A computed fold for a 73-nucleotide RNA from Candidatus Daviesbacteria bacterium RIFCSPHIGHO2_02_FULL_39_8, annotated as transfer RNA. RNAcentral records the identical sequence in 2 taxa. The RNAcentral record of the sequence draws on ENA. Model confidence (mean pLDDT): 81 of 100. It matches the Rfam family "tRNA". Gene Ontology term of the family: triplet codon-amino acid adaptor activity. The family's RNA type in Rfam is transfer RNA.
[in-house]
RNA sequence: GGCCCUGUAGCUCAACGGAUAGAGCAGUCCCGUCCUAAGGGAAAGGUUGUGAGUUCGAUUCUCGCCAGGGCCG
Numbered sequence: 001g002g003c004c005c006u007g008u009a010g011c012u013c014a015a016c017g018g019a020u021a022g023a024g025c026a027g028u029c030c031c032g033u034c035c036u037a038a039g040g041g042a043a044a045g046g047u048u049g050u051g052a053g054u055u056c057g058a059u060u061c062u063c064g065c066c067a068g069g070g071c072c073g
């Protein structure tokens, strides 16, 4: 330098054109207990890497850039 894959909550991942972007873990609060833990419940947590484009509508499709990984030279 060329090609491919990935980037979504603090972490690990769903959602692959359609209504408010969900789940588990972690953290917070409550119940629980003599205390702690297990277990149960609730609330919270997101400019979907970034900038544009297509579309009535984009996490999803297209292009550039950035970051990480892989293959080739």
Base pairs, nucleotide, nucleotide: 001072002071003070004069005068006067007066010025011024012023013022018056028042029041030040031039049065050064051063052062053061